[in-house]
Context: one part of a larger RNA
RNA sequence: UAUGCUUGUCUCAAAGAUUAAUCCAUGCAUGUUUAAGUAUGAAUUAAUUCAUACUAUGAAACUACGAAUGGCUCAAUAAAUCAGUUAUAGUUUUUUUUAAGGUACUAUGCUACUCGGAUAACUGUAGUAAUUCUAGAACUAAUACGUGCAUAAAUUCCUGACUCUUUGGAAGGGAUGCAUUUUUUAGAUAAAAGGUUGGCACGGGCUUGCCCACUUCUCUGGUGAAUCAUGAUAACUCGACAAAUCGCACAACCCUUGUGUUAGUGAUGCUUCAUUCAAAUUUCUGCCCUAUCAACUUUCAAUGGUAGGAUAGAGGCCUACCAUGGUGGUGAAGAGUGACAGAGAAUUAGGGUUCGAUUCCAGAGAGGGAGCCUGAGAAAUGGAUACCAUGUCCAAGGAAGGCAGCGGGCAUGAAAAUUACCUAAUCCUAACAUGGGGAGGUAGUGAAAAUAAAUAACAACAUUGGGCUCAUCGAUUUUGGUAAUUGGAAUGAGUACAAUGUAAAUCCCUUAAUGAGGAUCCAUUGGAAGGAAAUUCUGGUACCAAUAGCUGUGGUAAUUCCAGCUCCAAUCAUGUAUAUU
Numbered sequence: 001u002a003u004g005c006u007u008g009u010c011u012c013a014a015a016g017a018u019u020a021a022u023c024c025a026u027g028c029a030u031g032u033u034u035a036a037g038u039a040u041g042a043a044u045u046a047a048u049u050c051a052u053a054c055u056a057u058g059a060a061a062c063u064a065c066g067a068a069u070g071g072c073u074c075a076a077u078a079a080a081u082c083a084g085u086u087a088u089a090g091u092u093u094u095u096u097u098u099a100a101g102g103u104a105c106u107a108u109g110c111u112a113c114u115c116g117g118a119u120a121a122c123u124g125u126a127g128u129a130a131u132u133c134u135a136g137a138a139c140u141a142a143u144a145c146g147u148g149c150a151u152a153a154a155u156u157c158c159u160g161a162c163u164c165u166u167u168g169g170a171a172g173g174g175a176u177g178c179a180u181u182u183u184u185u186a187g188a189u190a191a192a193a194g195g196u197u198g199g200c201a202c203g204g205g206c207u208u209g210c211c212c213a214c215u216u217c218u219c220u221g222g223u224g225a226a227u228c229a230u231g232a233u234a235a236c237u238c239g240a241c242a243a244a245u246c247g248c249a250c251a252a253c254c255c256u257u258g259u260g261u262u263a264g265u266g267a268u269g270c271u272u273c274a275u276u277c278a279a280a281u282u283u284c285u286g287c288c289c290u291a292u293c294a295a296c297u298u299u300c301a302a303u304g305g306u307a308g309g310a311u312a313g314a315g316g317c318c319u320a321c322c323a324u325g326g327u328g329g330u331g332a333a334g335a336g337u338g339a340c341a342g343a344g345a346a347u348u349a350g351g352g353u354u355c356g357a358u359u360c361c362a363g364a365g366a367g368g369g370a371g372c373c374u375g376a377g378a379a380a381u382g383g384a385u386a387c388c389a390u391g392u393c394c395a396a397g398g399a400a401g402g403c404a405g406c407g408g409g410c411a412u413g414a415a416a417a418u419u420a421c422c423u424a425a426u427c428c429u430a431a432c433a434u435g436g437g438g439a440g441g442u443a444g445u446g447a448a449a450a451u452a453a454a455u456a457a458c459a460a461c462a463u464u465g466g467g468c469u470c471a472u473c474g475a476u477u478u479u480g481g482u483a484a485u486u487g488g489a490a491u492g493a494g495u496a497c498a499a500u501g502u503a504a505a506u507c508c509c510u511u512a513a514u515g516a517g518g519a520u521c522c523a524u525u526g527g528a529a530g531g532a533a534a535u536u537c538u539g540g541u542a543c544c545a546a547u548a549g550c551u552g553u554g555g556u557a558a559u560u561c562c563a564g565c566u567c568c569a570a571u572c573a574u575g576u577a578u579a580u581u
Base pairs, nucleotide, nucleotide: 001577002576003575004574009452011450015445023409024408027406028405031065032064037062038061043057044056046055063431072365073364074363082286083285084284087281088280091279092278097274099272100271101270111244115146116145123137125135126134127133156175157174158173159172162169163168177241179237181235182234184232185231186230203212204211205210206209221228243268245267246266247265248264251262252261253260254258288336290334295327296326297325302324303323304322305321306320307319308318309317342360344355345354346353347352367388368387370385372383390401392399393398418443420442421441422440426439427437428436429435458487459486460485462482463481464480465479466478467477469475470474492521494514495513496511498510524570525569526568527567528566529551530550537564538563539562540561546553547552
């Protein structure tokens, strides 16, 4: 694990893995809206003092996010996955959180208090046997799709009108955000002494061009390590970004009362640095059986180098050009595996042996292969595209499919549950306090395992044993057994008002009422020769029928068969088969 027989209570609860990763009717399992993207659906309702763009609710639709999580299964897979341990100075990262973002142009013309053109829903006209199929026409939105202004000063670099030879100093003009790609450059420093030559500045002496003295100050982050961070330089680019967005609150100022100026707090969005959640590669060590598998790899990449391409990025990942390497008796390469790995489980004195499909954690897969789109993320299948296999509807022209999600069915088998209820809990997700979730929970089925534990207890009498104390042969006292004797007490199983429980129920826990004498409210399953606890009791059978794990039993007195009685073992369980220790 299956199965036979039996089954009263309580708790707990595995369950189509093994065989067919075989095939599937039908239903459901992924959708989502706030004050805050878009409302002219009368599709609606209500209230006021009011609403001539806009009161409120709001189907549909556009937009945005999610759908890459979860759930299922274990087919493939043997240094692969995986486990522990490293690395990313070799990369991407929606979201979360933190921080930052004054630089955009310019022909002779003019939007910056806000630009442009569409499209859906809606309306109407149509096609098809048919689908979550579509066409034509007429409208109308944006945080959809596009376009596109503004704004301080200074520095630095290039240029240089002027002024006029000074030791020179300068108006003006151009460039100067950030990201991208490339060049150059800074990103320092082990210590000390002396000499010579040249240059610049400065102090003193003055013989106005010689001598002496050389003393002072100055900035450099981080790592074990960088072509690091971060600056600067010259360019580069079909220039990414630098808000024409939404809600609430509404105030202040004035030589200027203007379509003036200034101003709060959120929401959403964009770019960049970090952070977080991750991802992707990666170092070292470790895996079952097999030699009736000893050599393997390299044409078509096998091992290494250089360069390029591709990639988010390292790398023969790919290409070009070179080199000839790399693994193996410490078992390579090959074959097998009823092999997903691990955490773990059973057994065990110790060492071990066997199991691990299965709730946690990785991996892989969605009938089989393959190649893709979208996206931060997929080589996604409850996305799309072919092919192969399969099979569904059809008016025969065509159309649609993927339960190893939850239920359910067929088939397969020794072998496995309801086409139930619910988002109340746990969490996830969305534009979200409110929605959704066969994730998940709750019942149903359920002798897979596991937990507690009824089927009687007591007394008297009758009867029969044992022990103790005295010992007069009886008495006292104590402790057992037996009985269809008698007696009242106790109680649940069951039935059931009620409450509790629960999303609503069921059950449990509580609890009125009821509920026990052959307490018929009746305990089974196997066995009784030995091993091995328990019958030389009775009837039947007669090497037959049967039994028996094994030894054996059975041929007329069977301790073993078939039965009866009695007894033994375990007990709400117990036998059998198989695998394993």